[in-house]
Molecule: small-subunit ribosomal RNA
Organism: uncultured bacterium
RNA sequence: UGGCGGCAGGCUUAACACAUGCAAGUCGAGCGAAGACUUCGGUCUUAGCGGCGGACGGGUGAGUAACGCGUGGGAACAUGCCCUUCACUACGGAAUAGUCCCGGGAAACUGGGUUUAAUACCGUAUACGCCCUUCGGGGGAAAGAUUUAUCGGUGAAGGAUUGGCCCGCGUUAGAUUAGGUAGUUGGUGGGGUAACGGCCUACCAAGCCGACGAUCUAUAGCUGGUUUGAGAGGAUGAUCAGCCACACUGGGACUGAGACACGGCCCAAACUCCUACGGGAGGCAGCAGUGGGGAAUCUUGCACAAUGGAGGAAACUCUGAUGCAGCGAUGCCGCGUGAGUGAAGAAGGCCCUUGGGUUGUAAAGCUCUUUCGUCGGGGAAGAAAAUGACUGUACCCGAAUAAGAAGGUCCGGCUAACUUCGUGCCAGCAGCCGCGGUAAUACGAAGGGACCUAGCGUAGUUCGGAAUUACUGGGCUUAAAGAGUUCGUAGGUGGUUGAAAAAGUUGGUGGUGAAAUCCCAGAGCUUAACUCUGGAACUGCCAUCAAAACUUUUCAGCUAGAGUAUGAUAGAGGAAAGCAGAAUUUCUAGUGUAGAGGUGAAAUUCGUAGAUAUUAGAAAGAAUACCAAUUGCGAAGGCAGCUUUCUGGAUCAUUACUGACACUGAGGAACGAAAGCAUGGGUAGCGAAGAGGAUUAGAUACCCUCGUAGUCCAUGCCGUAAAUGAUGUGUGUUAGACGUUGGAAUUUUUUUUUCAGUGUCGCAGCGAAAGCGAUAAACACACCGCCUGGGGAGUACGACCGCAAGGUUAAAACUCAAAGGAAUUGACGGGGGCCCGCACAAGCGGUGGAGCAUGUGGUUUAAUUCGAAGCAACGCGCAGAACCUUACCAACCCUUGACAUCCUCAUCGCGGUUACCGGAGACGGUUUCCUUCAGUUCGGCUGGAUGAGUGACAGGUGCUGCAUGGCUGUCGUCAGCUCGUGUCGUGAGAUGUUCGGUUAAGUCCGGCAACGAGCGCAACCCACACCCUUAGUUGCCAGCAUUUAGUUGGGCACUCUAAGGGAACUGCCCGUGAUAAGCGGGAGGAAGGUGUGGAUGACGUCAAGUCCUCAUGGCCCUUACGGGUUGGGCUACACACGUGCUACAAUGGCAGUGACAAUGGGUUAAUCCCCAAAAGCUGUCUCAGUUCGGAUUGGGGUCUGCAACUCGACUCCAUGAAGUCGGAAUCGCUAGUAAUCGCGUAACAGCAUGACGCGGUGAAUACGUUCCCGGGCCUUGUACACACCGCCCGUCACACCAUGGGAGUUGGUUCUACCUGACGACGGUGCGCUAACCUUCGGGAGGCAGCCGGCCACGGUAGGAUCAGCGACUGGGGUGAAGUCGUAACAA
Repeated sequence: UGGCGGCAGGCUUAACACAUGCAAGUCGAGCGAAGACUUCGGUCUUAGCGGCGGACGGGUGAGUAACGCGUGGGAACAUGCCCUUCACUACGGAAUAGUCCCGGGAAACUGGGUUUAAUACCGUAUACGCCCUUCGGGGGAAAGAUUUAUCGGUGAAGGAUUGGCCCGCGUUAGAUUAGGUAGUUGGUGGGGUAACGGCCUACCAAGCCGACGAUCUAUAGCUGGUUUGAGAGGAUGAUCAGCCACACUGGGACUGAGACACGGCCCAAACUCCUACGGGAGGCAGCAGUGGGGAAUCUUGCACAAUGGAGGAAACUCUGAUGCAGCGAUGCCGCGUGAGUGAAGAAGGCCCUUGGGUUGUAAAGCUCUUUCGUCGGGGAAGAAAAUGACUGUACCCGAAUAAGAAGGUCCGGCUAACUUCGUGCCAGCAGCCGCGGUAAUACGAAGGGACCUAGCGUAGUUCGGAAUUACUGGGCUUAAAGAGUUCGUAGGUGGUUGAAAAAGUUGGUGGUGAAAUCCCAGAGCUUAACUCUGGAACUGCCAUCAAAACUUUUCAGCUAGAGUAUGAUAGAGGAAAGCAGAAUUUCUAGUGUAGAGGUGAAAUUCGUAGAUAUUAGAAAGAAUACCAAUUGCGAAGGCAGCUUUCUGGAUCAUUACUGACACUGAGGAACGAAAGCAUGGGUAGCGAAGAGGAUUAGAUACCCUCGUAGUCCAUGCCGUAAAUGAUGUGUGUUAGACGUUGGAAUUUUUUUUUCAGUGUCGCAGCGAAAGCGAUAAACACACCGCCUGGGGAGUACGACCGCAAGGUUAAAACUCAAAGGAAUUGACGGGGGCCCGCACAAGCGGUGGAGCAUGUGGUUUAAUUCGAAGCAACGCGCAGAACCUUACCAACCCUUGACAUCCUCAUCGCGGUUACCGGAGACGGUUUCCUUCAGUUCGGCUGGAUGAGUGACAGGUGCUGCAUGGCUGUCGUCAGCUCGUGUCGUGAGAUGUUCGGUUAAGUCCGGCAACGAGCGCAACCCACACCCUUAGUUGCCAGCAUUUAGUUGGGCACUCUAAGGGAACUGCCCGUGAUAAGCGGGAGGAAGGUGUGGAUGACGUCAAGUCCUCAUGGCCCUUACGGGUUGGGCUACACACGUGCUACAAUGGCAGUGACAAUGGGUUAAUCCCCAAAAGCUGUCUCAGUUCGGAUUGGGGUCUGCAACUCGACUCCAUGAAGUCGGAAUCGCUAGUAAUCGCGUAACAGCAUGACGCGGUGAAUACGUUCCCGGGCCUUGUACACACCGCCCGUCACACCAUGGGAGUUGGUUCUACCUGACGACGGUGCGCUAACCUUCGGGAGGCAGCCGGCCACGGUAGGAUCAGCGACUGGGGUGAAGUCGUAACAA
């Protein structure tokens, strides 16, 4: 959200408590009696006695880890009703309920007396087969009813069915449960049972179970099956079926064929109800139903019609079993909610690039149909003779109308399905990854779409995928994982030959494996679900027959495994004792004098009381240089001077002996570095702790000076290490090459072979790769140990060990989505190598100090518009702010607008011009004069212009450069960046591009699994430098004339101009190098090794800069964030920074003199104009705050401009500040460069110390690459990859979470000892009572009540064990926002 039908299922929780009704009765053909009716024939009803049944059917799963269940066997049993067979059913007796009378009690119920029946009870008789037996014998039955045929009854045998008992195998988890058990295990006697049995009892023995898991704890009904899976497995045990257990809780028996009994009894305890307080009653885990619990599960229905059950001779009665109906989309299955046609592709919605697209044949409209539903009519089967709850049901016929019948989830990927708007890390989503911070296909809504459909989504659970517990089918060098090592018990595994057996194994046959289910083939409901029939299957267990290859067992052999013997060999193998020399330190003595030590540098420290140094002597302890090695030995740890003694193992050779004696190894045992512990020694050096000195922000460290435990020895403990080859042990097999240790053999100088070790490389193979590779991580076998995401944690608790420190064993809660391995590409490194650059160095000149100019920050302000921010912002945008510019501020104005297009109307122009008024002006209001549009098809037709109006729109230097285009900066003019094909690698990727040389260069050469190519480099382009050709005007002038003047004639040689060519290429020579590329030198040449300068900027990086150049998406404003005007501001000023100018002076200032440019501009190729300065020469000044320096200020002018007040430039007179070369620090420059001198240009009315250009004069230095900075290549490490401005650790503080300890406290379970002892059966007794039988009549037999005894439930006391809850305080752990302190790890 919801239309219909069929079939199925429906308290998973409180085995919690239950009101009410029903769920087990029946038989009069067993019996008497009472009552009712009567047609008097009899009939009916029922309480009671009696019989059968209430042990079935129905419910539930608490308990149970068990012969409970499953499966297959077994012997010592019983079995009502049923079937078969044989035999019998005779004669007697005494009671009793009911009824009646009298009582008690509230009730439930009950006492006494009289009387009575039976298929109730009892005796006798008989009994072959039955039972017992001492084998002589003894014992044991019955019931009748009714009227003629049956139904019964008794005994016995057999069958069938059902039940009891025993056994093999299978059946959850925990060892942080390792010992348990006294009727326990067995025997004998006795008892008991239907039956075997310690089932029970007395005595005897001391057994029995357990690492193949006893005992204990926790959990659980078991199975057929169900579900999942390819299977093997895993999970599960609803419905249906088989078994078990239970019936408010615990105990007990009675009756009976059967019970220790759901709707029976007794007792105890709890609970509920009734009560007259004295006593009583009850048990829904039967069907309905109620309360409660819970996420959650139905009607107090109908009927015995069918199937089945009980009783009965039967009719029949009973039956909440059962059959049906009701409720609920709970599941499965089926059907429907319409079909056809229909383009103006309607309207509406949504999107839009505004063209259109989509919803969409969808709708409307037209035509048709009627399943389901509704209404009306008919109407089964289920029923064999009768009998139908369901039910007027299924089904059939007819009628009406498209009519009554569609929703849910999703649309980022996984995963089918996309756009718009809103929101703006908010609200929210989310299964995982993740989405959301102004363009969200991920949030919310809408449109559209996808999927499923009477459902859809969500949540939970199980299996799968997961080979992620690996039997099938995994691993352990580095990812989790080989115990530190060895010895060895149980166990597992085991060489070769023969024989026997037949346990495993294989085959056949037989039995069983319930039915249902699953599967296959059919059949029945209209189909399906569902149901029925048949088959197959049930992979199992048991029995039996056979086989004998393999495993096994037994016997007998063998020698190849293993061991023994004999002869040799090597060795830091082990233990003990002794000895030795060098060194250190200390002490004594001598010499000797001022320092010594120590460090990056110092200091603490020692020393004039004589150190250090040096010489001699003495003492003590510890360790053993050289040999020495990639060596040797040992199980590992480990072992090193020499000698002696004792002792373990190994190897080689000989081949005599034993004859599988072997391998591994859970538990167990031994050994086991360093540190540590205990006791006693010893103590030279070193040296935790500690002290001092340094370093440092700090320095509880690194460095230094001292120094205690300890290190050493003996004895005893500890038992761990990166105890590592991060590689368990053993055996066999599988190419080689090169070393080395110890043997043996063979050779004839030389090796070659072989055994046992120890190394390097390497084939096959393996491996995720790195790598391993006969010493395997290869191929196999045997056995053991260990692993299963990271953290919590090798921690807590428990247990064991230890003197302690601690060790071994070893979790969980909680938390994360990763943690990890190997390799790749980058980036980075206070890693390495090579190389380059005005990077350093060598030099020259500056900045930083002063004054001023200019830009920025800050501050201020109405505004000081905005942008730029390390290099790569800061004389930057701005090639030039008084107004304008101008974007800012104040005030005043305009609203289709200053500008564009369209529409309507009006006018015919527009425009120029005179003058006036108001105003700050924009603007507003008047006014004079000149002029009177063009084309034409002659139509107020068209065009153009102006004005007015309306709305579409204009407009925005408003925001976002992190939405963008374009342009630009930077690394960097650094030499790099890539591709195709091939090859290598599982792959990311690599190779090429690395390497040896060389270059400015990935430039070139050579080599090479690479071969080629592209973008970059270089070259091509421009300018300069040389020459030539052409052309000579406005240029030039050698010669010839001429002039003030190349002025003119003339000429074009030269200069120059501007077009085109040439020239330079390591081309030539020598040397070097590899006979290369190249490099060094030289010649020639104007120029020489890219000639110099420019333009030219690879792939990319910086979310670099710019929305204020321009363009542009989105957002925002629209009488304003648009437009206009006036004035102001961008020029402020305590201060800080950058970039510059001028100086501080004598290499100078001042005065005079003095020549020479180029670029460029002026409308133009050169004419004409604008044009030099420094230098040089002469004079003066003479080291001063000056004749330096020129700021500042006063005054006077010039120019531009509408206007120089805020706020221009220049000039004259006067004034004459700071400043005497600049701290830390820092910048530029390698030649026509730096330095220095002036000149020009753009924009511009005016304004330069700026920018861009130009020429004049014109240096110094470069040893070199150690260092600083930046870059390139190769290599190395990495825990980095928003890439070191990275990552990341711990304490502390705060919050939350789970958890350990904890004085104690509360509860559950359980054990031991003791007390108590209901009911009950058993045993004893039985004084009291007593119908049947016997009697000698006295009594007896038998029985009952009562009493006693042990057993025993509940209960109680005491003490343990164990589990759980709470608990002040406390320990660590985890997680949290950007907290605090440091910086331990990742780069030596």